The RNA shown here (Bacterial RNase P class A) has 398 nucleotides and comes from Pedococcus cremeus. Its mean pLDDT, the model's own confidence on a scale to 100, is 78. Rfam family: Bacterial RNase P class A. From the family's description: Ribonuclease P (RNase P) is a ubiquitous endoribonuclease, found in archaea, bacteria and eukarya as well as chloroplasts and mitochondria. Rfam classes the family as a ribozyme. The sequence was found by an Rfam model in a public genome assembly.
[in-house]
RNA sequence: UGAGUCGGCCAGGCGGUCGCGUCGGUGAGCAAUCACCGCCGAGGAACGUCCGGGCUCCACAGGGCGCAGUGGUGGCUAACGGCCACCCGGGGUGACCCGCGGGACAGUGCCACAGAAAACAGACCGCCAAGGCGAACCGCCGGCCCUCGGGCCGGUAGGCGUCAGGGCAAGGGUGAAACGGUGGUGUAAGAGACCACCAGCGGCCCCGGUGACGGGGUCGGCUUGGUAAACCCCACUGGGAGCAAGCUCAGACAGUGUGCGUCCGAGGGCUGCCCGCCCGAGCACACGGGUAGAGCGCUGGAGGCAGUCGGCAACGGCUGUCGUAGAUGGAUGACCGUCGCCGCGCCGCUGGUAACGGCGGCGCGGAACAGAACCCGGCGUAUCGGCCGACUCAUCCA
Numbered sequence: 001u002g003a004g005u006c007g008g009c010c011a012g013g014c015g016g017u018c019g020c021g022u023c024g025g026u027g028a029g030c031a032a033u034c035a036c037c038g039c040c041g042a043g044g045a046a047c048g049u050c051c052g053g054g055c056u057c058c059a060c061a062g063g064g065c066g067c068a069g070u071g072g073u074g075g076c077u078a079a080c081g082g083c084c085a086c087c088c089g090g091g092g093u094g095a096c097c098c099g100c101g102g103g104a105c106a107g108u109g110c111c112a113c114a115g116a117a118a119a120c121a122g123a124c125c126g127c128c129a130a131g132g133c134g135a136a137c138c139g140c141c142g143g144c145c146c147u148c149g150g151g152c153c154g155g156u157a158g159g160c161g162u163c164a165g166g167g168c169a170a171g172g173g174u175g176a177a178a179c180g181g182u183g184g185u186g187u188a189a190g191a192g193a194c195c196a197c198c199a200g201c202g203g204c205c206c207c208g209g210u211g212a213c214g215g216g217g218u219c220g221g222c223u224u225g226g227u228a229a230a231c232c233c234c235a236c237u238g239g240g241a242g243c244a245a246g247c248u249c250a251g252a253c254a255g256u257g258u259g260c261g262u263c264c265g266a267g268g269g270c271u272g273c274c275c276g277c278c279c280g281a282g283c284a285c286a287c288g289g290g291u292a293g294a295g296c297g298c299u300g301g302a303g304g305c306a307g308u309c310g311g312c313a314a315c316g317g318c319u320g321u322c323g324u325a326g327a328u329g330g331a332u333g334a335c336c337g338u339c340g341c342c343g344c345g346c347c348g349c350u351g352g353u354a355a356c357g358g359c360g361g362c363g364c365g366g367a368a369c370a371g372a373a374c375c376c377g378g379c380g381u382a383u384c385g386g387c388c389g390a391c392u393c394a395u396c397c398a
Stems, first nucleotide, its partner, number of pairs: 001394010012339007020041002023038006043369001047380002050378005055242004062275004067238005072086005087101001088099004102233002107231002109227003124172002126168003131163004137159002139156007180198006199223001201220008246296004255287006267279003303322008341366011
């Protein structure tokens, strides 16, 4: 200097003019309300509604089934499917990143095509010995002839060929994957049949670690695919509904009919079912009538900021300090000026041995995603521009 990895932060400032909202103050008004002054007034995601809670109600709320969620270990937290650290596996030169991370010996299912065979299987090409058959070829034996190179005839199944069985799973082939690997002994030919050394699996023991796990020793049958992000099994967790929850005040009302029921119990206890327990004199349906305004909930919180202590960290403790929107057809906007930020170009000055930088001026252009509605902790998604820190790799100069 370039490329990269991880973490944190900001989200334009200032001034002026006009215009908004809550609250506070002053003044006017019978009141509704009006005027003036003042503090404060959207986010890193307010978006998604994907998780977890606080809070409210059912309700005093138990058990079982079903259903749903999570899935290495240890911590943090109110809790979580979140965060931190570590273990194992994989990726990367590396900093680092990724993981639907328990179980395939409970059971079921699937693994196309190719291949003999894809879970306890299997013979396509092959290898082996004996038996039967075969005399075309080689070999062997015998006889005859001969131009002395050989030729002919007869036997012989040693080689060879073939038939039907038998032995083999070592070699070759197919495939993503073929029921351990290498070397040897052995065998008719082989094969963990046996042996040595490995890998894997299992038992026992030692060391380190809170633990997942890591390292080592010894013994042993020899060896027993994959897939659960397939169904499933195991472990743990889970009552429901939700601020349109709910609470208070005000206001208004009109009933009729049918069915069931009043201790032999209609109906109800709000994910579904069952049991248990409890409430209970009205309930269900149809037709018809009346009212619907105000307030609370609603912003002081598992809060923010600063310092300090503990901890590898997430985070926690202590001390001090702050008071920062609360709307309800729903507020924070518009204009002007100036400064700042970023990008591009030009000019001037300047640091350094070098590589390579710094400061100033001028001109042009740019500024996104986006909008509280009970609150909070996370995750996911969108996004202009900038700053800070640590680390990795490459190159250059001294």